[in-house]
A computed fold for a 322-nucleotide part of an RNA from Palisada intermedia, annotated as large-subunit ribosomal RNA, domain IV. It matches the Rfam family "Bacterial large subunit ribosomal RNA". The gene name in the source record is rnl. The prediction has a mean pLDDT of 80. The organism belongs to Palisada, within Eukaryota.

Context: one part of a larger RNA
RNA sequence: UUAUAUUAAAGGAACUUGGCAAAUUAACUCUGUAUGUUCGCUAAAAAGAGUGUCUUUUACUAAUAGAUAGCAUAAAAAGAAAGCAACGACUGGUUAACAAAACCACAAGACUCUGCUAAAUUUUAAUAAAGAUGUAUAGGGUUUGAGGCCUGCCCAGUGCUUAAAAAUGAAAUAUUUUAUUAAAUGUUUGAGUAAAAUAAUAAAUUUAAGUAAACGGCGGUUCUAACUAUAAGAAUCCUUAGGUAGCGAAAUUCCUUGGCGGGUAAAUUCCGUCCUGCAUGAAUGGUUUAACGAUUGCUUUACUGUCUCUAAUAUAAAUUCA
Numbered sequence: 001u002u003a004u005a006u007u008a009a010a011g012g013a014a015c016u017u018g019g020c021a022a023a024u025u026a027a028c029u030c031u032g033u034a035u036g037u038u039c040g041c042u043a044a045a046a047a048g049a050g051u052g053u054c055u056u057u058u059a060c061u062a063a064u065a066g067a068u069a070g071c072a073u074a075a076a077a078a079g080a081a082a083g084c085a086a087c088g089a090c091u092g093g094u095u096a097a098c099a100a101a102a103c104c105a106c107a108a109g110a111c112u113c114u115g116c117u118a119a120a121u122u123u124u125a126a127u128a129a130a131g132a133u134g135u136a137u138a139g140g141g142u143u144u145g146a147g148g149c150c151u152g153c154c155c156a157g158u159g160c161u162u163a164a165a166a167a168u169g170a171a172a173u174a175u176u177u178u179a180u181u182a183a184a185u186g187u188u189u190g191a192g193u194a195a196a197a198u199a200a201u202a203a204a205u206u207u208a209a210g211u212a213a214a215c216g217g218c219g220g221u222u223c224u225a226a227c228u229a230u231a232a233g234a235a236u237c238c239u240u241a242g243g244u245a246g247c248g249a250a251a252u253u254c255c256u257u258g259g260c261g262g263g264u265a266a267a268u269u270c271c272g273u274c275c276u277g278c279a280u281g282a283a284u285g286g287u288u289u290a291a292c293g294a295u296u297g298c299u300u301u302a303c304u305g306u307c308u309c310u311a312a313u314a315u316a317a318a319u320u321c322a
Stems, first nucleotide, its partner, number of pairs: 001317008010308002014306001019303001027051005036041001038146001052068004057063001069073001080301007087293002092104002108144007121129001147288004152218003157215002159211005166206003173199009219237005246280001247277001258274005
């Protein structure tokens, strides 16, 4: 000097990005228990009390020795607690060896495909496998993500679905004719090649309609009320339609440390509210929510060497001297 432990006057987070680390709490018995709530919980909430008694020795306490009651006598090990908010409902899973989370999953909701030799899938020349020893209350795909209250408008674009009409759509196939070549045969047959014509058509495209819990999208400008301000309202342009309910400086707000209120002696954080939403918004779900969380932000009590401000001790190592 380092590491690991132990202790510390007065103060008690002044430390620090941040109470990181440490300290506090801890067992059992009894009392008692707010707010919220999906009535299950929250809850070990919180907050208190107790954990022995008697005798002996000794001046007393403590200690020693002995006796004894009860369901209940903490040796060690063994929760710190409370409040406000964000996200995700929850238990669960995840980056083997820097990330456990707000990510994934989940019950539940919705759309879509599939009528059984089922669909989607794998493989084969084919049978076949699996779905499934299942049968639409089933199986596959996509998506949202408990529960409560809800889920607005737009089908112009891109997809998807449907459509005995119409148009486009043929290399290939079939038939016929002509030409040519070759063979056999003696004027006919079959085959090949080339060209032309005719016939029946599939997918697909065009077209039309439907469809947004399909991909997605959801405006400007000007004026107006008898103080002022604001604009219920009016006009106009554009659009497929112009953002509804809700929420809102948000995990989204640039300007911004927005304005106001709360908390502090003092607050770029935090909580409530406003709405001027650079650039919120409804299953790419919107909003709210008890319970839950080694999640994230903020506050309080208790507690402490985190700090004011360091010191001492023990053990181990390094270093120096012998």